[in-house]
RNA sequence: GGGCCCGUAGCUCAACGGUAGAGCAGCCGGCUCAUAACCGGUAGAGCGGAGGUUCAAAUCCUCCCGGGCCCACCA
Numbered sequence: 001g002g003g004c005c006c007g008u009a010g011c012u013c014a015a016c017g018g019u020a021g022a023g024c025a026g027c028c029g030g031c032u033c034a035u036a037a038c039c040g041g042u043a044g045a046g047c048g049g050a051g052g053u054u055c056a057a058a059u060c061c062u063c064c065c066g067g068g069c070c071c072a073c074c075a
Stems, first nucleotide, its partner, number of pairs: 001071007010024004018055001026042005048064005
């Protein structure tokens, strides 16, 4: 330098045009002598950044940032 993949809640991941969900963790309660487990409830992110397309963008397009893998180049 070229190609591909990833970036969404504290963590791990979904959602692939129609207004973002799950598990774990957190908080409250139940159960228990108590703790854990288990059960019920509850709060929490506008989706890496900026533009563009669209009635509507996490989702499509462009550029940039960060991470990973492969190839090439130099020495």

Predicted 3D model of a 75-nucleotide RNA (transfer RNA) from a Parcubacteria group bacterium.
The prediction has a mean pLDDT of 82.
Lineage of the source: Bacteria > Bacteria candidate phyla.
Rfam family: tRNA. The family's RNA type in Rfam is transfer RNA.
The sequence is in RNAcentral, with records from ENA.